[in-house]
Context: one part of a larger RNA
RNA sequence: GAAUGAACGUUGGCGGCGUGGUUAGGCAUGCAAGUCGCGCGAGAAGGGUUCUUUGCUUGCAUUGAACUUGGAAAGCGGCGAAAGGGUGAGUAACGCGUAGUUACGUGCCCCAGGCUCGGGAAUAGCCACGGGAAACUGUGGGUAAUGCCCGAUAACCUCUACGGAGCAAAGGUGUGAUUCCGCCCUGGGAGGGGUCCGCGUCCUAUUAGCUUGUUGGUGGGGUAAUGGCCUACCAAGGCAACGAUGGGUACCGGGCGUGAGAGCGUGACCCGGCUCACUGGGACUGAGACACUGCCCAGACACCUACGGGUGGCUGCAGUCGAGAAUCUUCGGCAAUGGGCGCAAGCCUGACCGAGCAAUGCCGCGUGCGGGAUGAAGGCCCUCGGGUUGUAAACCGCUGUCAGUUGGGAGGAAGGCUCUGUGAAGACCAUGGUUUGACCUAUCUUCAGAGGAAGGACGGGCUAAGUUCGUGCCAGCAGCCGCGGUAAGACGAACCGUCCAAACGUUAUUC
Numbered sequence: 001g002a003a004u005g006a007a008c009g010u011u012g013g014c015g016g017c018g019u020g021g022u023u024a025g026g027c028a029u030g031c032a033a034g035u036c037g038c039g040c041g042a043g044a045a046g047g048g049u050u051c052u053u054u055g056c057u058u059g060c061a062u063u064g065a066a067c068u069u070g071g072a073a074a075g076c077g078g079c080g081a082a083a084g085g086g087u088g089a090g091u092a093a094c095g096c097g098u099a100g101u102u103a104c105g106u107g108c109c110c111c112a113g114g115c116u117c118g119g120g121a122a123u124a125g126c127c128a129c130g131g132g133a134a135a136c137u138g139u140g141g142g143u144a145a146u147g148c149c150c151g152a153u154a155a156c157c158u159c160u161a162c163g164g165a166g167c168a169a170a171g172g173u174g175u176g177a178u179u180c181c182g183c184c185c186u187g188g189g190a191g192g193g194g195u196c197c198g199c200g201u202c203c204u205a206u207u208a209g210c211u212u213g214u215u216g217g218u219g220g221g222g223u224a225a226u227g228g229c230c231u232a233c234c235a236a237g238g239c240a241a242c243g244a245u246g247g248g249u250a251c252c253g254g255g256c257g258u259g260a261g262a263g264c265g266u267g268a269c270c271c272g273g274c275u276c277a278c279u280g281g282g283a284c285u286g287a288g289a290c291a292c293u294g295c296c297c298a299g300a301c302a303c304c305u306a307c308g309g310g311u312g313g314c315u316g317c318a319g320u321c322g323a324g325a326a327u328c329u330u331c332g333g334c335a336a337u338g339g340g341c342g343c344a345a346g347c348c349u350g351a352c353c354g355a356g357c358a359a360u361g362c363c364g365c366g367u368g369c370g371g372g373a374u375g376a377a378g379g380c381c382c383u384c385g386g387g388u389u390g391u392a393a394a395c396c397g398c399u400g401u402c403a404g405u406u407g408g409g410a411g412g413a414a415g416g417c418u419c420u421g422u423g424a425a426g427a428c429c430a431u432g433g434u435u436u437g438a439c440c441u442a443u444c445u446u447c448a449g450a451g452g453a454a455g456g457a458c459g460g461g462c463u464a465a466g467u468u469c470g471u472g473c474c475a476g477c478a479g480c481c482g483c484g485g486u487a488a489g490a491c492g493a494a495c496c497g498u499c500c501a502a503a504c505g506u507u508a509u510u511c
Stems, first nucleotide, its partner, number of pairs: 001511004006507005013365006019358002025321003029318003034079003039076002046069006054061003086276001088274001095201004100196001102194001104193001106191001109189006117151004126141006157166003171181002202248003209239003214236008251273004255266004278299005301312004329355001331354003337351001338349004368398004378389004402452001404447001407444002411440002415435004420430002455500005460481003466495005476483002
């Protein structure tokens, strides 16, 4: 000098764009993952019509029934919940980076070829009767499906001893389905994932030897898949001064900071990968998990309890306590982008888009412009002549940025629904209509008026900028050299000056 997720001191006008928890310490509260009625059974409240009961104010209220409309809450089923969001505890490792490898799977999506026949038994919801303080749960009865099962069909699929053997399906909407949305089998693709391997990846030798599933083989098991991944048997190997093993520290990369570069330091925000989800262990479901807001077990902690037993997991968004030098709102919206579900309309989305707070950073703008000398007053200095503050002020003329005020206003909106036409079509396209903005405003304009907007550090040398007074090795200053013991340009104050400026300094850290 440059830099920072900074903090502290003094000061503080506006805007744009960024950024903002250290203790992976504990957490009240709300929200953060649902959706589909075009898979299924059932269907509350409410509304309408007719009849009916009761009351009376004689056309209203009320009871019940039938028909109709309506569609809530819950349940079965499907898809999603493995994404998105957070964190850096662990990890020195094929974890990451780079260049490769194949013994492997892959829901949704795309392309292609086939298929979709016949039957059955349950179970929730529901009804009845129970247990329990609660959480929850038992028995009996009966019911549906794109839920479950059996049979048929069976190849370019699987297995094979090459003879053969084995394996599937579901319907829905609609007046109407080969045609729309789906279902089943197979092959290919795309995207995404698993595995293996060469090379690279911090400090420590005041850590020198380490290893028994250890190293290899055979048989078997296991996995989507290779493999001591696991197991039995056999052999006795394997690694290491080119640093094994142990210890310490640490997520890694793109990048970021600095530097002429080489390098050194670093890994906040954003992007990619990995990892974790109160701590430890485990599997289930599934295309995918050993699963942040799923399950089971153990533990610590906290809460409820009728003492028998239960419940919970913010390293999601806000917020709270604690600790700390220190880090924000319990905000608005799904309008946009994206995701899930759905034929769709649409619903959900603390992802996201926005707003709020903080000079925390960078950048931009303003705090006025021109004239104005008898160089006013005041301050400071003085050799008492004067000098300086200083065109600075007053005063005169002018302008109108920003903020304030008034009114307009593009854009962020693409889409959706619907009419008509075209068309085989509800696809595509065209025309007309209608509708969608949380938030923000570019920009223009009305009004008023210099009005509302400047400080901080420093002035001995390094280093730009000095005088007077006070103090008297005191009080104090200080980055280094060093100042201060009676004329201190170095302490404190004043005046003056210098440098930066909505900031200026200090501290910490890196180059």

The part of an RNA shown here (small-subunit ribosomal RNA, 5' domain) has 511 nucleotides and comes from an uncultured prokaryote. It matches the Rfam family "Bacterial small subunit ribosomal RNA". The full RNA is in RNAcentral, with records from ENA. The coordinates come from a structure-prediction model, not an experiment, and the mean pLDDT is 85.